[in-house]
RNA sequence: GGGCCUGUAGCUCAGUGGUAGAGCGCUGCUCUCGCACAGCAGAGGCCGCGGGUUCGAUUCCCGCCAGGUCCA
Numbered sequence: 001g002g003g004c005c006u007g008u009a010g011c012u013c014a015g016u017g018g019u020a021g022a023g024c025g026c027u028g029c030u031c032u033c034g035c036a037c038a039g040c041a042g043a044g045g046c047c048g049c050g051g052g053u054u055c056g057a058u059u060c061c062c063g064c065c066a067g068g069u070c071c072a
Stems, first nucleotide, its partner, number of pairs: 001071007010024004018055001026042005048064005
């Protein structure tokens, strides 16, 4: 320098055009003498950044950034 893959909640990951979910974690309540477990409820992200297409973009297209991998 080039090819490919990835970037979504604190962490690990779904979601592939119609205003984003799960598990773990966190907070509160119930339970207990108390803790843990369990059950119930809740907070937390406008999806790496900037443009384009579209009535509408996390999703499609272009560029850039970061990480991984392969080639030179």
Transfer RNA from a Candidatus Woesearchaeota archaeon, 72 nucleotides, folded computationally.
Model confidence (mean pLDDT): 82 of 100.
Its Rfam family is "tRNA". It is annotated as a transfer RNA. Its family is annotated with triplet codon-amino acid adaptor activity in the Gene Ontology.